c-di-GMP-I riboswitch aptamer from Firmicutes bacterium UBA5493, 86 nucleotides, folded computationally. Taxonomically the source falls in Bacillota (Bacteria, Bacillati). It matches the Rfam family "c-di-GMP-I riboswitch aptamer". About the family: GEMM was predicted in a large-scale screen for bacterial structured RNA regulatory elements. It was read from a public genome assembly, where an Rfam model found it. The prediction has a mean pLDDT of 88.

[in-house]
RNA sequence: GGAAGAAAAAGGCAAACGUUCUUAAAGGAACGGACGCAAAGCCACGGGUCUAAGGCUCUAAAAGCUAUGAUCGCCGGGUUCCCUUU
Repeated sequence: GGAAGAAAAAGGCAAACGUUCUUAAAGGAACGGACGCAAAGCCACGGGUCUAAGGCUCUAAAAGCUAUGAUCGCCGGGUUCCCUUU
């Protein structure tokens, strides 16, 4: 430096749910809590999914469409890293 993750050690992260805060919403943050995770570290680059404030359609209401919003714990890709095996 390449490949792999069966078993193990040290350490790490933290789903659902609850409380508080925040956002138009989806979602996010903090604390508690652990379902899980070898990248569940980081990057919205491709696809998917969620939302629809604004915009558009509509006489209006309702409804529909739309990402410039969000998700990396949906998949792929990029990039960095602990331990062990080879």